A computed fold for a 373-nucleotide RNA from Sphingobacterium zhuxiongii, annotated as Bacterial RNase P class A.
The coordinates come from a structure-prediction model, not an experiment, and the mean pLDDT is 76.
The organism belongs to Sphingobacterium, within Bacteria.
[in-house]
RNA sequence: AAGCAAACUGGUUCUAUCGCUGCUCUGUGUUUAAACAGAGAAGAGGAAAGUCCGGGCAACAAAGAGCGACACGCUUCCUAACGGGAAGGCUAUUUAAAAUAGACAGCAAGUGCCACAGAGAAUAUACCGCCUUGCAAAAGGUAAGGGUGAAAACGUGAGGUAAGAGCUCACGGUAUUGUAUGGCGACAUGCAUUACGGUAAACCUCGUGUGUUGAAAGACCAAAUAGGUUACGAGUUCGGAAAGCUGCUCGUUUUCUGCCUUCGGGCACUCGUAAUGGGUAGGUUGAUGGAGCUUGUGUGUAAAUGCAAGCCUAGAUAAAUGAUAGAAAUUCAGUAAUGGAUACAGAACCCGGCUUACAAAGUUUGCUUCUUU
Numbered sequence: 001a002a003g004c005a006a007a008c009u010g011g012u013u014c015u016a017u018c019g020c021u022g023c024u025c026u027g028u029g030u031u032u033a034a035a036c037a038g039a040g041a042a043g044a045g046g047a048a049a050g051u052c053c054g055g056g057c058a059a060c061a062a063a064g065a066g067c068g069a070c071a072c073g074c075u076u077c078c079u080a081a082c083g084g085g086a087a088g089g090c091u092a093u094u095u096a097a098a099a100u101a102g103a104c105a106g107c108a109a110g111u112g113c114c115a116c117a118g119a120g121a122a123u124a125u126a127c128c129g130c131c132u133u134g135c136a137a138a139a140g141g142u143a144a145g146g147g148u149g150a151a152a153a154c155g156u157g158a159g160g161u162a163a164g165a166g167c168u169c170a171c172g173g174u175a176u177u178g179u180a181u182g183g184c185g186a187c188a189u190g191c192a193u194u195a196c197g198g199u200a201a202a203c204c205u206c207g208u209g210u211g212u213u214g215a216a217a218g219a220c221c222a223a224a225u226a227g228g229u230u231a232c233g234a235g236u237u238c239g240g241a242a243a244g245c246u247g248c249u250c251g252u253u254u255u256c257u258g259c260c261u262u263c264g265g266g267c268a269c270u271c272g273u274a275a276u277g278g279g280u281a282g283g284u285u286g287a288u289g290g291a292g293c294u295u296g297u298g299u300g301u302a303a304a305u306g307c308a309a310g311c312c313u314a315g316a317u318a319a320a321u322g323a324u325a326g327a328a329a330u331u332c333a334g335u336a337a338u339g340g341a342u343a344c345a346g347a348a349c350c351c352g353g354c355u356u357a358c359a360a361a362g363u364u365u366g367c368u369u370c371u372u373u
Stems, first nucleotide, its partner, number of pairs: 001369009012328007020043002023040006045344001049355002052353005057214004064250004069210005074088005089104001090102004105205002110203002112199003127146002129142005154172006173196003177192006218285004228276008240256004257268004292311008329342005
């Protein structure tokens, strides 16, 4: 210098006028109000997006067991937890390296599937070919060579053979098992034995885990109506029935009256289920002090974490957080004058992740090649 990669910052500034929202203070007003005026400090993000995960919180009186269903799946660590993050291992990609990706447990538990082509596709097979016998037809042997195919039953070479074949030997590859060394571990290296298709985003097996719903969840106050009507079931606390966080089952828990009677049952009442119908739909709360943020410092390869000091930074409820004017800043084009551009995009219970979008302007690191000293 070139090429190939990775991480981070950033998210325009100021002035003037007018305006909006909640909080605090002062004053007017008053039914302790509502309302009005003034002042102060404050008011949409790095993703607020997606609604994909994990939780906090709330409700189901308490909440258990099994099955089902679903999710995850290499090792160690971080975290409240995660399907997340960090550092490693293995595999694949890359001329190589850095780097990137991983749907990364198991096919020596079982059952399946591998289209078409091809003779034959996992209990495989003989189309062409090669060898032996035979006048020929044909018979027997073979899987080294050729063909089909994504893949033909581990590969290369030598010996051997009628011709051949792991038939034998040497070297090598993959995997199982054992052993030695190193490592917390996944694993790596060496030696020896045994064996030799792929596929589990195929069914399945193994291990770990998961109650449901979700702030329009819930709680409280006020007001109004018809706490209406119909059907079914139960109402003898032994039994039985009904209900009770869940898709099913079990366990456990809670609740369960009177009168009349021709003994078939009836009436009122209570509980539950289903349907239908009427009234109200106003307010308060949940709702912002946190697994919080900033700075410094220690430990750790890092993700993170300990200690100290400081800070309080929207809370709307059909939805506020702005509009106008001028100047500046950065940048692009241009000799200049001048002109253009400033991205993605708006909180709605809160927090931690993942994924996606993103203009200008920058900062840093890694690997390889070339050149110079």
A source record names the gene rnpB.
Its Rfam family is "Bacterial RNase P class A". It is annotated as a ribozyme.